This is a predicted structure of a 74-nucleotide RNA (transfer RNA) from Patescibacteria group bacterium UBA6532. Its Rfam family is "tRNA". Its family is annotated with triplet codon-amino acid adaptor activity in the Gene Ontology. Its mean pLDDT, the model's own confidence on a scale to 100, is 80.
RNA sequence: GGGCCUGUAGCUCAAUUGGUUAGAGUAUCAAGAUGGCAUCUUGAGGGUUAGGGGUUCGAGUCCCCUCAGGUCCA
Numbered sequence: 001g002g003g004c005c006u007g008u009a010g011c012u013c014a015a016u017u018g019g020u021u022a023g024a025g026u027a028u029c030a031a032g033a034u035g036g037c038a039u040c041u042u043g044a045g046g047g048u049u050a051g052g053g054g055u056u057c058g059a060g061u062c063c064c065c066u067c068a069g070g071u072c073c074a
Base pairs, nucleotide, nucleotide: 001073002072003071004070005069006068007067010026011025012024013023019057028044029043030042031041032040033039050066051065052064053063054062
């Protein structure tokens, strides 16, 4: 330098052929159960879907550019 793959909550990951409010587990916080801890139950908060642009009535999803990581070739 070139090809391919990946990027979604603090972390690990879903999200059907583009469709109605972007979710789960875990973590954090609060409440309850206990004399207390551990643990369990319930609830709450937390998202620029890497960034920008385009297509579309509608984009996490499709297209282009950029950035980051991985991998292969030279």